[in-house]
Molecule: RNase P RNA; transfer RNA
Organism: Clostridia bacterium
RNA sequence: GGAGUAUAUCAAACAGUCGCGUAUGAAACUCGCAAGGGCUCAUAUGAGGAAAGUCCGGGCUCCAUAGAGCAAUGAUGCUGGAUAACGUCCAGUGAGGGAGACCUUAAGGAAAGUGCAACAGAAAAUAACCGCCUCAUAAAAUGAGGUAAGGGUGAAAAGGUGAGGUAAGAGCUUACCGCUGGUAUGGUGACAUACUAGGUCAAUGUAAACCCCAUCUGGAGCAACACCUAAAUAUAAGAAGGCUAAGGCUGCUCGCCAUCUUCUUAAAAUGGUGGCUAGAGGCAUAUGGUAAUAUAUGUUCGAGAUAAAUGACUGUUUUUAACAGAACCCGGCUUAUAGGUAUACUUCGUUA
RNA sequence: GGGGGCGUAGCUCAGCCGGUUAGAGCGCAUGCUUGACAUGCAUGAGGUCAUUGGUUCGAUCCCAACCGUCCCCACCA
Numbered sequence: 001g002g003a004g005u006a007u008a009u010c011a012a013a014c015a016g017u018c019g020c021g022u023a024u025g026a027a028a029c030u031c032g033c034a035a036g037g038g039c040u041c042a043u044a045u046g047a048g049g050a051a052a053g054u055c056c057g058g059g060c061u062c063c064a065u066a067g068a069g070c071a072a073u074g075a076u077g078c079u080g081g082a083u084a085a086c087g088u089c090c091a092g093u094g095a096g097g098g099a100g101a102c103c104u105u106a107a108g109g110a111a112a113g114u115g116c117a118a119c120a121g122a123a124a125a126u127a128a129c130c131g132c133c134u135c136a137u138a139a140a141a142u143g144a145g146g147u148a149a150g151g152g153u154g155a156a157a158a159g160g161u162g163a164g165g166u167a168a169g170a171g172c173u174u175a176c177c178g179c180u181g182g183u184a185u186g187g188u189g190a191c192a193u194a195c196u197a198g199g200u201c202a203a204u205g206u207a208a209a210c211c212c213c214a215u216c217u218g219g220a221g222c223a224a225c226a227c228c229u230a231a232a233u234a235u236a237a238g239a240a241g242g243c244u245a246a247g248g249c250u251g252c253u254c255g256c257c258a259u260c261u262u263c264u265u266a267a268a269a270u271g272g273u274g275g276c277u278a279g280a281g282g283c284a285u286a287u288g289g290u291a292a293u294a295u296a297u298g299u300u301c302g303a304g305a306u307a308a309a310u311g312a313c314u315g316u317u318u319u320u321a322a323c324a325g326a327a328c329c330c331g332g333c334u335u336a337u338a339g340g341u342a343u344a345c346u347u348c349g350u351u352a
Numbered sequence: 353g354g355g356g357g358c359g360u361a362g363c364u365c366a367g368c369c370g371g372u373u374a375g376a377g378c379g380c381a382u383g384c385u386u387g388a389c390a391u392g393c394a395u396g397a398g399g400u401c402a403u404u405g406g407u408u409c410g411a412u413c414c415c416a417a418c419c420g421u422c423c424c425c426a427c428c429a
Stems, first nucleotide, its partner, number of pairs: 001348010012317007020046007029038003048323001052334002055332005060221004067254004074216004078092005093107001094105004108212002113210002115206003129151002131147006159177006178201001179198008225274004235266007247257003281300008353425007362378004371409001380396005403417004
């Protein structure tokens, strides 16, 4: 210097003018029956790493403070840890890929059971089509039997190679490799290593097919939900009764709510207000931990709209900056994304 | 904003517990029938099964991501 890997991070900058949302303060005017709102000025402040997809998890709110039984449905699936929780993250194990740094991995169970494996092929799971060998008749041919070494089919064919052995063959025997079990050692563990036994190593694949095992799981969502308000009486709330025909609590049974009846009370829709943003926040240091992260201390912050606000112009730098715009809030994942920056590392070439 | 469904021929739809080659009706093209049309009859063309990846021997079908499109939810159900 070239090519590359991993992690973190920025998301053009500065100045000026005009315009817009919100909060606070000020004074008058104005809309509305009211609750409340609008206009003007001043000050402060005003989108993201993904605000997106809505794919997971949680907070919050209501349904019975979340129910009982049966058991369906759904999710997850190597090991250990982190976390409020997770299908996320961290560290490892096995497998696969790369020359390497490193990357990928829905990775439990197929001797619990069931299903499926089209076409081809003799046969797709308790294998004889061709071939090889033996026997029967004099021979050909045919028949009976043995044989999984060879041929052919297929995505997949019943451990592989050499030697021995045999009528021909075969884990039939043996050596090595693979496979399965046991023991020991190391490890929290997945697992690894060593030793040893097994040729009854007879049982292929598929569970993102049904299923089994283990763990977890109530529903709905801020258009949840709560409160305020004048006229008008459409209804609402509470109490008691009633007890299943429809409805809600994901399937069924129970149970609860509610529909229904009576009584009492006075309030419902529209409209308005709250819910609404300081939080499982960020950053730095110290300590524990390989790490995710935890604890302590210090420091720092400021959108909150409801028809919905961030834009336009000018100047300078270095050019025009990519994907893209909050809507209850957080932790993740996934997807989109121009151009950079920092740290650590790999590899090739050259020079010393 | 939140929730749910659907993408298969030009249009409307089948096919879905994976199996060789994806069908139907209407429409379109050609031919026959007619004096000429319509109708009728016959034949034919036309498909990236929205897209991308994965599981599997094999995917329209199963799984994931992504794109498009439709419906529902404000107060009672």